Predicted 3D model of a 91-nucleotide RNA (c-di-GMP-I-GGC riboswitch aptamer) from a Chloroflexota bacterium. The source organism's lineage runs through Bacteria, Bacillati and Chloroflexota. The prediction has a mean pLDDT of 88. It was read from a public genome assembly, where an Rfam model found it. Rfam family: c-di-GMP-I-GGC riboswitch aptamer. Rfam links the family to the GO term cyclic-di-GMP binding. The model forms 95% of the base pairs in the Rfam consensus.
RNA sequence: UCCGAUAAUGGCAAACCUGCCGAAAGGCAGGGACGCAAAACCAUGGGUCUAAAGCCGCGCCCGCGCGGCCAUGAUCGCCAGGUCACCGAAG
Numbered sequence: 001u002c003c004g005a006u007a008a009u010g011g012c013a014a015a016c017c018u019g020c021c022g023a024a025a026g027g028c029a030g031g032g033a034c035g036c037a038a039a040a041c042c043a044u045g046g047g048u049c050u051a052a053a054g055c056c057g058c059g060c061c062c063g064c065g066c067g068g069c070c071a072u073g074a075u076c077g078c079c080a081g082g083u084c085a086c087c088g089a090a091g
Stems, first nucleotide, its partner, number of pairs: 002091001003088002011036002016031006034077001040083003044080003047075003054069007
């Protein structure tokens, strides 16, 4: 350094519930633990989710409704890549 124990010290926290923010996806805080050896950080590539605004179409009570497309939104606890890091058995 790779690697990752039925090791030690610690850490994080899915679903769900409550409150707040957001158009939504989702986020934050508290509770709670399914799990996690990077479940720490970065949306860079891919994936996935959402569609306020925008564009297109249709309708009508003519400025609204519905449908489609779309990320500039979200997710790193989907995969890959990058950055930094605790511990130390076996190999």